This is a predicted structure of a 111-nucleotide RNA (SAM riboswitch aptamer (S box leader)) from a soil metagenome.
[in-house]
């Protein structure tokens, strides 16, 4: 800096934890984490093809877009599981502003 409401799990081993943190709420002995094997998703990087603009005498190159998926990461319960901070909306005449909804941030994750 970009993305984070999409997508994709079986087996073996192991034996009680896991979902970052806090509060919730969930998952887990019908087997958690970790490790191994195999498979898959995706398209960030690399690569390949095509197209456009520009540069160049030419070979060619930069950038952008689209497609592909044999490589490097990543990922494969729940929206980053939800909230956390700020603002706005918001009840029945008024006040308060709970629950809730919306937007943005923070934190986190991946590249």
């Nucleotide at each position: 800096c970009a993305u984070c409401u999409a997508g994709a799990g079986g087996g073996g081993u192991g034996g009680a934890g896991g979902g970052a943190c806090u509060g919730g709420c969930c998952c887990g002995u019908u087997g958690a984490a970790g490790c191994c094997c195999c498979g898959g998703c995706a398209a960030c990087c690399a690569c390949u093809g095509c197209g456009a603009c520009c540069c160049g005498a030419a070979c060619g190159g930069u950038u952008c877009g689209c497609a592909g998926a044999a490589g490097g990461u990543g990922c494969c319960a729940a929206g980053u599981c939800c909230a956390g901070c700020a603002g706005g909306c918001g009840a029945a005449g008024u006040u308060u502003g709970a629950g809730g909804c919306c937007u943005g941030a923070a934190a986190g994750a991946u590249g």

The RNAcentral record of the sequence draws on MGnify. Its mean pLDDT, the model's own confidence on a scale to 100, is 82. Its Rfam family is "SAM riboswitch aptamer (S box leader)". About the family: The SAM riboswitch is found upstream of a number of genes which code for proteins involved in methionine or cysteine biosynthesis in Gram-positive bacteria. Gene Ontology term of the family: regulation of gene expression. The model forms 97% of the base pairs in the Rfam consensus.